[in-house]
The RNA shown here (Bacterial RNase P class A) has 345 nucleotides. Its Rfam family is "Bacterial RNase P class A". The family's RNA type in Rfam is ribozyme. It was read from a public genome assembly, where an Rfam model found it. Its mean pLDDT, the model's own confidence on a scale to 100, is 76.
């Protein structure tokens, strides 16, 4: 200098004018008996790294406790740790990719059983098509053979030697798998030795094994609720009014209490598994301690618009109960630490 890898961080800035949501203080203008509401003024504050998808895990709330057993369904799947928890994260093992930094994994069981393996091929767990070898009654038939050819993604573990009629783990060396023994490690697992034990693949096919899972969700839910309707008790005393033109009777108009509950209002609703900085422990995820900070809270839903300056010319996108993750979208800018190649010293 070029290429590439990993992690972190920002994602317009400043000034002016003018709006909007929320908090606090204040004025005492308007309404009101008051509480208070509306208004004015001052001041503080006002979206994100993903606020998104709603895919996991929780808090919180309600529901005919969801405790035990069985069945169904769903999710997860090596090992150790972190965490409130997780299907998340970190480390590590095994496998795969890359020269490397580093990245990826849908990673239990095929000796419980069943299914499937198209086409090709003789044959897809059990086979003899060609070839090879032996025999015979020889244009062929019978037997042996998985070494060679052919088909296929896959054909009796691979490869070499011995051996044989030809062959074959039949025997031996090496490699791979499986089993047993020993050693190392916290464990997955790794290393060494022995034994010819050699078994098709597929569980993103059914299935089997182990573990976990009650449901609904803040429009949850709780409280207030003077309109209207309902129930109970009292008074029925007098008068009056309504009911149908009149009379009687009856009913209603009265007072008090009760529960449910529409509109509406209040809470839930932001001090929390919180954020920032430092020290210490740990490879890390993370944890402990100390110090500091309080940072949107609406309910038709605010966070906008215009102007100027500036740079690198501004992407994806916007809260609605709240956290921890995952996934997806994203113009551009910056920082740090590794790697490879070339050149120079």
């Nucleotide at each position: 200098u070029g290429a590439g890898c990993a992690a972190g961080c920002c994602g317009g800035a400043c000034a002016g004018u003018u709006g909007c949501g929320g908090g606090u203080a204040u004025c005492g203008u308007g309404c009101g008996a008051a509480a208070g509401c509306a208004g004015g003024u001052a001041u503080c504050u006002g979206a994100g790294g993903a606020a998104a998808g709603u895919c996991c895990g929780a808090g919180c709330u309600c529901c005919u406790c969801a405790g035990g057993g069985c069945a169904a369904g769903a999710a997860u799947a090596a090992c150790g740790g972190c965490u409130a928890a997780c299907g998340g994260c970190c480390g590590c093992c095994g496998g795969g990719g890359g020269c490397g930094a580093c990245c990826c994994c849908a990673g239990g069981g095929a000796u419980a059983g069943u299914g499937c393996a198209a086409c090709a091929g003789a044959g897809a767990g059990a086979u003899a098509c060609c070839g090879c070898c032996g025999g015979c009654u020889u244009u062929g038939c019978c037997g042996g053979u998985a070494a060679g050819g052919a088909u296929g993604g896959a054909a009796a573990g691979g490869c070499g030697a011995g051996g044989u009629a030809a062959g074959a783990g039949c025997u031996c060396a090496c490699c791979g798998g499986c089993g047993c023994g020993g050693g190392g490690g916290a464990g997955a697992c790794c290393c060494c030795g022995c034994g010819g034990c050699c078994c098709u693949g597929u569980a993103a096919a059914c299935c089997c094994u182990a573990u976990u899972c009650g449901g609904a969700g803040c429009a949850a839910c709780a409280c207030c609720g003077u309109g209207g309707a309902g129930g109970a008790a009292c008074a029925u005393u007098u008068u009056g009014c309504g009911u149908u033109g009149c009379c009687c009777u009856g009913c209603g108009c009265g007072u008090u209490c009760c529960a449910a509950g529409g509109a509406g209002g209040u809470g839930g609703c932001g001090u929390g598994a919180g954020c920032c900085g430092g020290u210490c422990g740990g490879c890390a995820a993370c944890g402990a301690c100390c110090g500091g900070c309080c940072a949107a809270g609406a309910u038709a839903g605010a966070u906008g618009a215009c102007u100027g300056u500036u740079c690198a010319a501004g992407a994806c996108a916007g809260a609605a109960c709240u956290c921890g993750g995952c996934u997806u979208a994203c113009a551009g800018a910056c920082u740090u630490g590794g790697u490879c190649a070339c050149a120079c010293g």